This is a predicted structure of a 521-nucleotide part of an RNA (small-subunit ribosomal RNA, 5' domain) from a metagenome. Its mean pLDDT, the model's own confidence on a scale to 100, is 85.
[in-house]
Context: one part of a larger RNA
Order: sequence, then C1' cells, then structure tokens
RNA sequence: GGAUGAACGCUAGCGGCAGGCUUAAUACAUGCAAGUCGAACGGUAAGGUUUCUUCGGAGACACACGAGUGGCGCACGGGUGCGUAACGCGUAUGCAACCUACCUUCAACUGGGGCAUAGCCCCGAGAAAUCGGGAUUAAUACCCCAUAAUAUCCAAUUUUCGCAUGGAAGUUGGAUUAAAGCUCCGGCGGUUGAAGAUGGGCAUGCGUGGCAUUAGCUAGUUGGUGAGGUAACGGCUCACCAAGGCAACGAUGCCUAGGGGUCCUGAGAGGGUUAACCCCCACACUGGUACUGAGACACGGACCAGACUCCUACGGGAGGCAGCAGUAAGGAAUAUUGGGCAAUGGACGCAAGUCUGACCCAGCCAUGCCGCGUGCAGGAUGACUGCCCUAUGGGUUGUAAACUGCUUUUGUACAGGAAAAAACUUCCGGUCGUGUACCGGGACUGAUGGUACUGUGCGAAUAAGCAUCGGCUAACUCCGUGCCAGCAGCCGCGGUAAUACGGAGGAUGCAAGCGUUAUCC
Repeated sequence: GGAUGAACGCUAGCGGCAGGCUUAAUACAUGCAAGUCGAACGGUAAGGUUUCUUCGGAGACACACGAGUGGCGCACGGGUGCGUAACGCGUAUGCAACCUACCUUCAACUGGGGCAUAGCCCCGAGAAAUCGGGAUUAAUACCCCAUAAUAUCCAAUUUUCGCAUGGAAGUUGGAUUAAAGCUCCGGCGGUUGAAGAUGGGCAUGCGUGGCAUUAGCUAGUUGGUGAGGUAACGGCUCACCAAGGCAACGAUGCCUAGGGGUCCUGAGAGGGUUAACCCCCACACUGGUACUGAGACACGGACCAGACUCCUACGGGAGGCAGCAGUAAGGAAUAUUGGGCAAUGGACGCAAGUCUGACCCAGCCAUGCCGCGUGCAGGAUGACUGCCCUAUGGGUUGUAAACUGCUUUUGUACAGGAAAAAACUUCCGGUCGUGUACCGGGACUGAUGGUACUGUGCGAAUAAGCAUCGGCUAACUCCGUGCCAGCAGCCGCGGUAAUACGGAGGAUGCAAGCGUUAUCC
C1' cells in the first nucleotide's frame, strides 16, 4: 500500500447492487417449511344445490370431499461443517465386473378366475397416546391360471473380434417368467423386451497438511483354492492352505483440517484463503440397526439403547430448528415470529388446480462496493464586529460573509404511471399429414406497488464530519502544565520559553464517512 462475512470510537443526506452467528454440531416456546390424485377404489364427516317435512329430520345430486384403501412423491429442494489426512477431493482413465423410477424411440401384448382387508357398523380396554375382538365390503391392493421372446437358465453349434479371464453376432432344442383398468370417448394408463438419455455404483495412476523430541506396524493381517453375499469386482464374509503385506521415496502414531473451482496479495514465482455463488463429500439430539423402495441405511420415516425436555389419572406416553422466522445462552459481533406463489423451478394431477419459508419480493444494518448531493456565478472599502497572532504598523480567518443574479439533483406537494406476462386454460379463425397436431388472433392472470419512472409547482430551501500537523509524513503558532498530568507505530517527547502533553486559532489529508484494533499478502 492492498484486502476483510469484521468489531470498536466519533459522525451521518439519498439511491443501486451485494453481504449479514466467523463463538455453543449449545438448548429450544410458537407458527409455517411435502404433499397430491374422485379420470384407481369402497364410500359420504362437514359444506353446497335441490325435494319432502310432523321443523326433530329424511332423501337425491355432483363442476364437492373429511377420514380410509391404493398410486406417485417424500432419496429432490433447503441447512450445517461434527467427523474425515481418506480414492474424501482434484485430475486423467477403466468396468470384458454394474444398476437406473419418471422421460424419449421401437417391437409385442393388455385373456380368464379367485381369496381377503382397511373404512363404515357393533362390542370392549385406556386419563391420553392408542389398542383388542366381531360382522361386512371395493379396487390400478393381493393371489392363481393362460399366453411367451430379441428376456433368464441349460445343452449343442457357427462366425468374428480381443493382450486376456473372454466379448459380440447368429442357429437348433429344452425349461422358466407378465399385465389393470379408468374415461368427460378426445384421451390417460398397465405388462414384457430392445435401444437411448439422465443419474448413480465400483476400480486404478498421479496430486492433495504439521511433527522423526512418533521407527517400526499388521492375524482377515498379505496371497491362494472353494463357497456365500452383492446390481457388480473384491477378505466384502466364511472354511481350508501358504506366510506373507507395509515402511526413512516416512509405514504406524499424535495434532490439525471438510476438498475443489475460486477469492486476497504479489512484477512474477510464491504465500494466504475456502464467508457469499457453483461442483463433490460428510452429518441430521448421541450411538447402532435394518425395513420399504428404481434410488436411503433415510433432517421434518421406523426400531433399539443412551443423555436431556415435556404430559400423566403414576398404569403409561410424547419430542428432536445444523429448514424459514423467532427465543434463551455464549460472544467484540451478525437481521423480520413480514408479503406472495405474479415470475423461475419442483411434487402430484388429463386438466382446472393444490402444495412449495425452494424461489421472487419487501423490512432491519454505512457491513462493503459503486453513483449522486450538501449549491453555482458575481461580490474588497479585502466591510463593521468577533476569534487568534502581532514587532501595535498590521497579519489571518477570507470571496469566506453580507449583498446581487441564477439553478433545483436530493427534498416537499400534486398528477400520471410501468416492464417483468407469456404460456397453461378457454373462445374464434386458418393449415395440412386430420392429430383436440401446428399456426394466427382475442380473453384471463402482478406479491413487489400506486413502487420504479415521468410531468408540474415551491424553494438555497432539507444535508459535514473525522483524523492528523517533531522526523518517517502533507500540515505551526499562542496559552496552560512543569519527568507532573499525559503522548507513543518506530525513533522518542514532558524536569519553566514543549511546533511531540491538554486547550485555542490556523493548516493538511480523506470525506458520508474518518480513525483505531484484529487478521492475511
């Protein structure tokens, strides 16, 4: 000098963009953060429409739907950095050792039958959470049968390729394996297979902290055979066999730490850094376990154990903000218990739409960067007065003020007023390849927000501080103090004439900021 997720002191007019618990992965009151589908199903709790009514109620309907069965989603999105020095990350490759729901393309199929069980109803237990029994019922829930190949397995065989365990393509025979319907009649689905896309799994080379005042470490350990297990290779697991494997090119141990793109600095080499944004990893009160599923060993799922908190009728139960707000605590220190799904994206749905603290916005904070303003021109008898200095002549504050003219950003008042919206849907028209396909037009939809912005009027009106002035280092005098009080980044100032302390006048630097502290180059 530059930089910061900064803090502190003094000060403070406006706007745009960004950022905002670095500490206790401490504990959490309250609300919200993952649902959706009636075009899968039996149905009907509330509401709606409607009919009847003895005014209690009963029935019917669907552009309706609580709870329930079922499907898809909940493995995404959002948070945090505890752990991890590791194939965790980065980079380059490989899988002849693998999986992939939804999506796209292609091929084939979608036939027949059956047993239940939620819900509703009845009975019972309980304070509650909830649970037990009975009877009855449906499905795109579950089961069985049929059909069956380019799927899987077995046997035989052909061609071709590869460094190779073998791969690819084909032929013949045998065996095994599937489904679900709904509909507004337009569609939406279901099953099997092939291919693609996307996402993931695994393996390998190299790179990726400190300490040698850590020198030896290792029995599933290293390898083999076989078996099991997995989507898949593999001591991944097991039985047996061998005795190996790693290590001064730093094993093992201990300490520290998420990694990278980046960011800061620097001429570069390098050093430092990982807050914000993006990619990967890990975690979800602590530890463990699996279930479901295409995908989890699963933040707002389950079970067990533990610590803690809460409810209880003492028998027993409930909970997990490292989601968004918010509270307490800790701390030098970090914001609103806000608005909206209008846009973008996501889940479900044929759709309308519902949900979405993702997201888009607003609020708070000079935390940072950038921009604008606090007026402009003229005005000397360098005015009267004042402060300060003085050699008492004067100098300085100072064109500063007064005064004259002008302007109106910001401000204030009034008026107008966006873009972000085009899709979906629906209506009309057209085109052909006749698909609710494509094209054109109209209608509908804005949280922000009466905001940004624009116009008009008014009026210099509403807006300057902070630090420093001995040298480094731009800027000097007076008074007070008297090694006192104090200053200080270094050198050093202060003991009676202090440009270094405190005040004043003046000056210098930066400026809505200026200084100090901390940290990095």